[in-house]
Molecule: transfer RNA
Organism: bacterium
C1' cells in the first nucleotide's frame, strides 16, 4: 500500500428494517443474617463518528476512524 473481518452497558454477548435496544457477570441501594457469604427485590448504565437510502436504521450503502487478520 491492497484486500477481508470487526466496533452495542465496566466485561462477555443478543436484537426478520418497526416493542420502551435486552441478557449474564460486575456496580449501587434495600430485604434477609448476630456479622458476613449465599439468596431475594430494585436502580443506574450502551448502539465509534459524519453523511446517504427508507414512512421507519443497531441493522442496508458511502467515507472517516479504532481493533484484528491475509498478501505485498
Nucleotide at each position: 500500500g491492497u484486500c477481508c473481518c470487526u466496533g452495542u452497558a465496566g466485561c462477555u454477548c443478543a436484537a426478520c428494517g418497526g416493542a420502551u435496544a435486552g441478557a449474564g457477570c460486575g456496580u449501587g441501594g434495600c430485604c434477609c443474617u448476630g456479622c458476613g457469604a449465599a439468596g431475594g427485590c430494585u436502580a443506574a448504565g450502551a448502539u465509534c463518528g459524519a453523511g446517504g437510502u427508507u414512512c421507519a436504521a443497531u441493522u442496508c450503502c458511502u467515507c472517516g476512524u479504532g481493533g484484528g487478520g491475509a498478501c505485498a